[in-house]
Context: one part of a larger RNA
RNA sequence: UUGGGUUUAAAGGGUCCGUAGGCGGGUUUGUAAGUCAGUGGUGAAAGUUUUCGGCUCAACCGGAAAAUUGCCAUUGAUACUGCAAGUCUUGAAUUAUUGUGAAGUGGUUAGAAUGUGUAGUGUAGCGGUGAAAUGCAUAGAUAUUACACAGAAUACCGAUUGCGAAGGCAGAUCACUAACAAUUGAUUGACGCUAAGGGACGAAAGCGUGGGUAGCGAACAGGAUUAGAUACCCUGGUAGUCCACGCCGUAAACGAUGGUUACUAGCUGUUCGGAUUUCGGUCUGAGUGGCUAAGCGAAAGUGAUAAGUAACCCACCUGGGGAGUACGUUCGCAAGAAUGAAACUC
Numbered sequence: 001u002u003g004g005g006u007u008u009a010a011a012g013g014g015u016c017c018g019u020a021g022g023c024g025g026g027u028u029u030g031u032a033a034g035u036c037a038g039u040g041g042u043g044a045a046a047g048u049u050u051u052c053g054g055c056u057c058a059a060c061c062g063g064a065a066a067a068u069u070g071c072c073a074u075u076g077a078u079a080c081u082g083c084a085a086g087u088c089u090u091g092a093a094u095u096a097u098u099g100u101g102a103a104g105u106g107g108u109u110a111g112a113a114u115g116u117g118u119a120g121u122g123u124a125g126c127g128g129u130g131a132a133a134u135g136c137a138u139a140g141a142u143a144u145u146a147c148a149c150a151g152a153a154u155a156c157c158g159a160u161u162g163c164g165a166a167g168g169c170a171g172a173u174c175a176c177u178a179a180c181a182a183u184u185g186a187u188u189g190a191c192g193c194u195a196a197g198g199g200a201c202g203a204a205a206g207c208g209u210g211g212g213u214a215g216c217g218a219a220c221a222g223g224a225u226u227a228g229a230u231a232c233c234c235u236g237g238u239a240g241u242c243c244a245c246g247c248c249g250u251a252a253a254c255g256a257u258g259g260u261u262a263c264u265a266g267c268u269g270u271u272c273g274g275a276u277u278u279c280g281g282u283c284u285g286a287g288u289g290g291c292u293a294a295g296c297g298a299a300a301g302u303g304a305u306a307a308g309u310a311a312c313c314c315a316c317c318u319g320g321g322g323a324g325u326a327c328g329u330u331c332g333c334a335a336g337a338a339u340g341a342a343a344c345u346c
Base pairs, nucleotide, nucleotide: 004317005316006315007300008299012314014201015200016199017198021194022193023192025088026087027086028085029084030083031082033081034080035077036076037075038074039073040072041071042070048066049065050064051063052062053061054060091191092188093187094186096183097182098181099180100179103177104176105175106174107173108172109171110154114150115149116148117147118146119145120144121143125136126135162169163168206247207246208245209244210243211242215241216240220236221235222234223233258313259312260311261310262309263308266291267290268289269288270287271286272285273284274283275282276281295302296301319346320345321344328339329338330337331336
C1' cells in the first nucleotide's frame, strides 16, 4: 500500500458553528469533459513470451510474430457522473397558529436551617467517640425564649421526569434572549450533508486583581489509635468553596458507542403535542425508559434511541514497556496544555 477495524481487546475528537475540500433529490433539453466503442499514429533497440533456425545438445546466438495493459489524434455512442439552461416539491428553510420545559442573562424577593451578637430564664456540666482525650464552660457554657445581623444553599413537590450542542441546569417572581415540538400546507425551490485548517463554548481544581466569608474544609496544629500512623476517628483551622472581571482548556468531558439520511417483527411504561371517541379507549408526531424476533457480536450483550442492512463525510488505531516521556515548536502570568519521537528492552 491493498485490506481490516474503533461499547468492553489498540482506536470516536469534550461539544457545537463553520471555511476549503469530499459527497449530494425528481424531471426535461443541450453539451460531450469524465465514461464506452471504432480507426489511424506512436509506444527505439536490447530484454520478456510464442514459434522457427545456427553452433553434436544446452547455455549462447540469429529470424519472425506477440506483448508493450500507455499516450496523441480522429469518427461515433449518451445510460451514468460533470457542465449549461429550464422546471417540480417530497429534502431543507420560512410564515401563521397552538403549546412546552430545573434552557440562558440580569434584577427583586421568601421561608427553614446554621453561625454570631445583645437581652431574659437557668445551673454544672457540654461536646465528642468503639472507648477516650484535646476543646468549650462558674469571667455562667450546653439547653431554652425574644430581637438583630451575616453568608451560603434551596427540604417537600421530585420521578429510568424535563430542558440544553456539550459542560451543565432546581425556592418564588419580573424583564430580556434563545430553543424545541405539533398543526397548517401559505412562501422559497435542492437553498442540502459532512467538515481538514479556523472560531466559540467548555465540570472541578488552579492562577491574577478587588470584594466577601455562615457552614464545610486541602495545608497546618493538637488529641486519639498503633509496633509506627507524616492516615482512617476526634477538636480546631488557613487557602479554597461564594461574587465581579480576566486567565487556564483539562476529566472515567462516559452511552467508555462521531455526524447525517434511508430501510428492517413485536410487546409494555412514560413526557409534550395533534386527531378521533360509544369517554373504556384507538390512531398519530416528536422525545425518553424496560423487554424481546430476525440479524449482528469473541462473548457480555445490542436489538427502530442498533452494536442490524446500506450510502456519504470527518476523527482515530496497528504488540507490551520506554512514554503521553525527550527534543523542537505553539499557547499560558504560572501550574501546565497541545503537538509528539527514538535508542534500548521483552